The part of an RNA shown here (large-subunit ribosomal RNA, domain IV) has 353 nucleotides and comes from a metagenome. RNAcentral holds the full RNA, with entries from SILVA. Model confidence (mean pLDDT): 87 of 100.

Context: one part of a larger RNA
RNA sequence: CUCUAGUUAAGGAACUCUGCAAGUUUGAACCGUAACUUCGGGAGAAGGUUCGCCUUUUGGUGUGUAGUCACUUGCUGACGAAGCACUGGGAGGUCGCAGUGAAAUGGGGGUAGCGACUGUUUAUCAAAAACACGGGUCUACGCAAACACGAAAGUGGAAGUAUGUGGACUGACGCCUGCCCCGUGCUGGAAGGUUAAUAGGAGAGGUUAUCCGCAAGGAGAAGCUUUGAAUUGAAGCCCCAGUAAACGGCGGCCGUAACAAUAACGGUCCUAAGGUAGCGAAAUUCCUAGUCGGGUAAGUUCCGACCUGCACGAGGGCGUAACGACUUCCCCACUGUCUCAACUAGAGGUCCA
Numbered sequence: 001c002u003c004u005a006g007u008u009a010a011g012g013a014a015c016u017c018u019g020c021a022a023g024u025u026u027g028a029a030c031c032g033u034a035a036c037u038u039c040g041g042g043a044g045a046a047g048g049u050u051c052g053c054c055u056u057u058u059g060g061u062g063u064g065u066a067g068u069c070a071c072u073u074g075c076u077g078a079c080g081a082a083g084c085a086c087u088g089g090g091a092g093g094u095c096g097c098a099g100u101g102a103a104a105u106g107g108g109g110g111u112a113g114c115g116a117c118u119g120u121u122u123a124u125c126a127a128a129a130a131c132a133c134g135g136g137u138c139u140a141c142g143c144a145a146a147c148a149c150g151a152a153a154g155u156g157g158a159a160g161u162a163u164g165u166g167g168a169c170u171g172a173c174g175c176c177u178g179c180c181c182c183g184u185g186c187u188g189g190a191a192g193g194u195u196a197a198u199a200g201g202a203g204a205g206g207u208u209a210u211c212c213g214c215a216a217g218g219a220g221a222a223g224c225u226u227u228g229a230a231u232u233g234a235a236g237c238c239c240c241a242g243u244a245a246a247c248g249g250c251g252g253c254c255g256u257a258a259c260a261a262u263a264a265c266g267g268u269c270c271u272a273a274g275g276u277a278g279c280g281a282a283a284u285u286c287c288u289a290g291u292c293g294g295g296u297a298a299g300u301u302c303c304g305a306c307c308u309g310c311a312c313g314a315g316g317g318c319g320u321a322a323c324g325a326c327u328u329c330c331c332c333a334c335u336g337u338c339u340c341a342a343c344u345a346g347a348g349g350u351c352c353a
Base pairs, nucleotide, nucleotide: 001348002347003346004345005344006343007342008341010339011338014337019334027051028050029049030048031047036041038172052094053093054092055091056090057089058088059087060086061085062084063083067079068078069077070076071074095099107332108331109330110329112327113326114324115323119131120130135170136169137168138167139166140165141164147156148155149154173319174318175317176316178250179249180248183247184246185243186242187241188240189239192238193237194236199231203227204226205225206224207223210219211218212217251269252268253267254266255265278312279309290306291305292304293303294302
């Protein structure tokens, strides 16, 4: 000097990102216990009082001797002084600083956010507000089910059968869940348009028996062959509807009231429709340390409001008792976290002798 354990005057969070760490509290009995609440809770809320030992007294319970009673006369049953064991109450006394005398053994309260809850998770830096969850909704599927694995056989689904199984979203409970189907998707429709192979074969080309020609060359049936127009032709697409707890979307400008300000009101443009309820400087607010109020002597955080929502909103919104090794702010208690450091014991290191 470092570490581990411990003690400390006065103060008591002034420390610090943060009371991190440490400390306080801790058992049992009795008294007592708020808001709120889903009436179960909250609650061990909070906050108090008592606790050792000795003497004496008075109960209870168990066992059960003597004894009493009963009969089925027994190694019987019932009651039950005594004794023993366990456990309460009362009175008196007594010792210490201290009686759950050591050890084990909750610190508490208030506010707000998020998630209902118990659970699950990044084995080895994250335990959470993330995942799951019961509940809700949509959707597919009638059984050789949908769906999944697999060239297939087959298997899972399921030795199940719509109160079932698969897929997707939301996430207890309470109050609710608005408008838009133009686009994309899905479902349904089938009149018209477009459209493949196929069917069809108009026509065109090649070849050449033959014919014409002195020749060069020309014409050219059948057959074979290369092509090939019209016409025929399903789903799909175009088209027509439905559907948002499907993917998604949910405006701008100008004017107006007898101070000023504001605009219930009016005009106009665009749109498929222009954001409803609720909430709102929020886990979302840039400007921003917004403004006002509260708490403090002093508060970029916190709480309550306001609404000018850069860029909340039913892609779930808003509440919510209980719960949380979650996050935020405050208070009480308590403390070497600190003012500010000192000492004790042990372990290790270094230097000197």